A computed fold for a 100-nucleotide RNA from Flavobacterium pallidum, annotated as SAM riboswitch aptamer (S box leader). Of the family's consensus pairs, 97% are formed in the model. The organism belongs to Flavobacterium, within Bacteria. The RNAcentral record of the sequence draws on Rfam. Its mean pLDDT, the model's own confidence on a scale to 100, is 83.
RNA sequence: UUCUUAUCCAGAAAGACCGAGGGAAUUGACCCUAUGACGUCUUGGCAACCUGUCGAAAGAUAAGGUGCCACAUUCAACCCUGAAAAGGGAUAGAUAAGCC
Repeated sequence: UUCUUAUCCAGAAAGACCGAGGGAAUUGACCCUAUGACGUCUUGGCAACCUGUCGAAAGAUAAGGUGCCACAUUCAACCCUGAAAAGGGAUAGAUAAGCC
C1' cells in the first nucleotide's frame, strides 16, 4: 500500500516563518484568504481509536501512541421513500486498530 472492522451533526488556541491561493477527486454551489489563508515549526488544547486506572457492565477518567483543533467529511450531485421539506442507504474520503 491492499484488505477487514469501527467511527465521522460534538469538541479544541496562539506565536513565528512563508507569500497566493485554499476547502481530497469530477461538476455545481457556498465559504476562508494580503486584517496573510494554505503549508512548516513551537507552545497549548480537544478526546475519535489504541493504551493506563476505576467499574460486573454501561460508562467515567488520564492524555502515553497515532490523530484532530473554519464552515456536518462545507453542501449537493448515485439509489430508495416522499407532493415538498426532509429522511434513510450507498460510493468516495479521513482516522484508528488488526492481518499479510